[in-house]
Context: one part of a larger RNA
Molecule: large-subunit ribosomal RNA, domain I
Organism: Fulvitalea axinellae
This record gives sequence, structure tokens and C1' cells, in this order.
RNA sequence: GGCGCACGGAGAAUGCCUAGGCUCUUGGAGACGACGAAGGACGCGUUAAACUGCGAUAAGCUCCGGGGAUCGGUUAAACGACUUGAUCCGGAGAUUUCCGAAUGGGGCAACCCGGCCGGCUGGAGGCCGGCCAUCCGCAAGGAGGUCAACCCGGGGAACUGAAACAUCUAAGUACCCGGAGGAAAAGAAAACAAUCAGUGAUUCCGCAAGUAGUGGCGAGCGAACGCGGAACAGCCCAAACCGGUGUGGUUACGGCCAUACCGGGGUUGUAGGGCCCCGAUAUUCGAAACUUAGCGAACCGGAACGCGUUGGGAAGCGCGGCGACACAGGGUGAGAGCCCCGUACGGGAAAGCGAAGUCCAGAUAGGGGUACCCUGAGUAGGGGGGGACCGGUGAAAUCCCCUCUGAAUCCGGCGGCACCAUCCGCCAAGGCUAAAUACUCCCAAGAGACCGAUAGUGAACCAGUACCGUGAGGGAAAGGUGAAAAGUACUCCGAACAGGAGGGUGAAAUAGACCCUGAAACCGUGCGCUU
Repeated sequence: GGCGCACGGAGAAUGCCUAGGCUCUUGGAGACGACGAAGGACGCGUUAAACUGCGAUAAGCUCCGGGGAUCGGUUAAACGACUUGAUCCGGAGAUUUCCGAAUGGGGCAACCCGGCCGGCUGGAGGCCGGCCAUCCGCAAGGAGGUCAACCCGGGGAACUGAAACAUCUAAGUACCCGGAGGAAAAGAAAACAAUCAGUGAUUCCGCAAGUAGUGGCGAGCGAACGCGGAACAGCCCAAACCGGUGUGGUUACGGCCAUACCGGGGUUGUAGGGCCCCGAUAUUCGAAACUUAGCGAACCGGAACGCGUUGGGAAGCGCGGCGACACAGGGUGAGAGCCCCGUACGGGAAAGCGAAGUCCAGAUAGGGGUACCCUGAGUAGGGGGGGACCGGUGAAAUCCCCUCUGAAUCCGGCGGCACCAUCCGCCAAGGCUAAAUACUCCCAAGAGACCGAUAGUGAACCAGUACCGUGAGGGAAAGGUGAAAAGUACUCCGAACAGGAGGGUGAAAUAGACCCUGAAACCGUGCGCUU
């Protein structure tokens, strides 16, 4: 020096565990904000810091309800509170510094400086309270900012694919901006269909169908009709006509005309309505208000076990019982239906929600005649240029935008994929509309052939922290004594508040806080064999 065995050091794998995550389900909620939000700064304790809570009334104040022995958060001591009911929990209030939309003005956020009115004061340049931003609106009043996804609208890429690349694709995606709601959007046919027929708002799902199409006919893109389901709901204006008010014009003072606004009327395509005639008080819906079943909080009640045995410890094992509308789950010194918390079930509201009922504001209807009036105009359509549709300009309908133009008026108009005819369907140029659908920052309950600390969120732990960056931004590591601190009194070695040896606790201390288990690399010590 090598190999082997044993015992250690170091190290942190592995095993076990879970306080945290992940993905869902059901129900709820879907907003907060000038009555000052979201988010912060600074404070508040018998308290040095931090977290939590709170706001100069500052780990809190008041009332109501619950609850019943401890309590003064994490967090000990000292000192206090409380059965005359504390702490704690639920509900409703009060207070709520400064910044922040931030709003009296300014500003390098949490600071600085004002005006007016009132108060304090002998008085002030001091202190206290209230008001003083902008925009919309006649006023009353409203807006502003924040917020995870979902939704609608206005803008709108490139990488990439086409095995290069330009049309095309990616994609109307990402991203930016505006707006809204608990959903949004769409929606009551100027729709489809069509062979003989027929269907009857919208939305969503399954099929139709990777079909018809489109496409440097490349890469790719990609419907609809119809059928089956989910859910179902239909309405209101404008106008004609009648009436009123204001203003203006005109007048023969009777009125008439114009215009703006208001009320009645009216809403349709087998055309409907006005107008004229007849008939009639029926039917259905229903805001607000009141009452109420019920839902709904903290919380309350809530069955049934002993002995022996092993052990540090019984819930294990043995024996004998019992409950069950409760054998979900968790805890307890190990594996508990009957020890504890619970669980099934039952009870519990002044808040809030609230079917239903009562009441009543209001809304809602028929038949016929006539052909005088009305039925959405810079609209429809057309030319040019673009865009949307499955459709890339094509034979290209339909829809939308810009531009130049520009009708008809029910004997009317639009559509049925160029266009024309016939036929069929429908009535544009005003508006509203629940449900079925999308999403989950958040709350409650629950689930998992999800993870188990290099996993699972970046974050199980004081994490969007430490740290890095001028900044936008990037972004960690880090869990486990024990059943219980019983966390080692006392002695000794030592300079020692280091470390250790005794001794003590404990089932265990090679569980001693660098604390469960404690692999390997790596480093030693002893012994054996060997060069």
C1' cells in the first nucleotide's frame, strides 16, 4: 500500500408522515368604489422587531343573539380580567390617521401650501370642524378608479406551414383600445324550403360531414338544407287620425296655417291600420306594497363498554356485552361503532332571500265596409374601391363599410346564388326580449386507479420574500425531537455563555434541539490476511 471484517465520522438518499398543492363535482356568489374602493404608507400592545388584527375610540368601542370557563392572537414571564358571565362565535352599528380614481392648489405617493365659514384663545402667522376638482345633466342626480376568466365592439401582427417564397397559411390568433353583464351576444322573418309537399324567432349540443364547395385546385380552409335533442315567449314604437300646451304667422276676430313637445290611437303581409258601420265590458298578464310557508347564523340536543393480558402506553389480543335513520371522518401514548370531536336525525333569526296569497297602478280583445290617408329616404338599388360569408372576383347571388349617385309608396317593395319569365316565400331602411350556452378572482360542502418536500403552485416554512437588475423584469433555497418539554437539577474537565464527561428525564438520548429513519460517494480507528 491492497483486500476483508468490525466500529465510527461526514453526508444526505431512502422509507414513513403532512400542515400545502393539483384536478374536478354540487350549490352559492358574480362585484367593490366620491357614504372615498382595490392596494398601500405610518401608527396602535405593560412590548425591541416581524406576522396577524385594528385606526388617534387604534390586537380594539356599542347593541342584539349564541355560549359557559377560562382568558389577555403568534408569545413566555411579570401584572391583570372573568359565573354580577369574560375570552370566543354570529348579526347589526360606531370609529376608521395619511396616500391612492384622489377630487381646494401643488407634488419626487403616503408630503408641502392655500381660500371661505364656524369654533378654541387675551391674541396670533397656532389648533379643531365643515366646504372649495373636472365632465354630463334644466334639476334631481350621475360619471371617474379597481377587478380572475367568460362576452361584445374598434384596431390588428409575426414566427410558422407551404419542406424555398410572393397569393395563401398561421389568424381575425397573440397583443392594444373601448364597453357591458352575471352572463354577454343573438332573437320574433323583406327567413328557409320547393319534386309531391312543407317549416315557422334566437341560442347550444349530436348528426348531416371532412360531405357540397373553396384552394399558387399547393399547403390547407371548410359550410348549409334537413333530421334528432336541450330550452322555449313573445312584444313595443314611428306614421295616418283625434285632442292638448308653448311659440310664430295670418285673420273677415269665428278661425286657419306652421313648428316643437305631450296625451289618445296603432303595429300588419291569407296585408294591416287610420276612416265609416255593427257589437261588447269579456279574457289574460301584471310593477310596487302588505302578509306568509320555506330557505337561511353562531349554536343546541344527539345512541351504545367493561374486565383480563402483552406493553412505556391498548384502541392490539382474549372473554363477555351493547347502539345503529349514527360502521363518513378525525383525534386519543399502537389498530376504538360504544373514550373525545363528530356523524344520521331533530332544533335554532331581530339580518338577508323568498315560492304563494291579498291588494291594486297599469296593459291586453271581435265582425264588416270603403279604396280617401298611413305603414321607417339621402334609405333600397346602381357605378367604383374594399371587407364578411364554405366561396381567394369568379358566371358570384346575399350581407357590411367608403366614395360617386340615387328609386318606388300597396295597381308597392325585397328574396329564392349572374340575369329574365312564371311560380313560391317574405315586408327592409326603429326598438326590447327570459330559458337552454360560456367562465370562476371568491364562499360552502364534497370527490380523486392526483402529488407527497429535487414531487405538488414559484411559494407546505413570515414567498412574489431573500437576492439580481437603472428599469421593464427575473426570482430562489428552506418541512419532521418526543406520547408529553418531562428541553438535562447538581458535580467535574475547560479561559469559556465553546465543547465534553458523569448524573438526571424518557420506552428510547447513536430521540439532546446541527434533534425520525440515516443509503452511497468521501475520511478515519482497530483487527486479520497479504505485497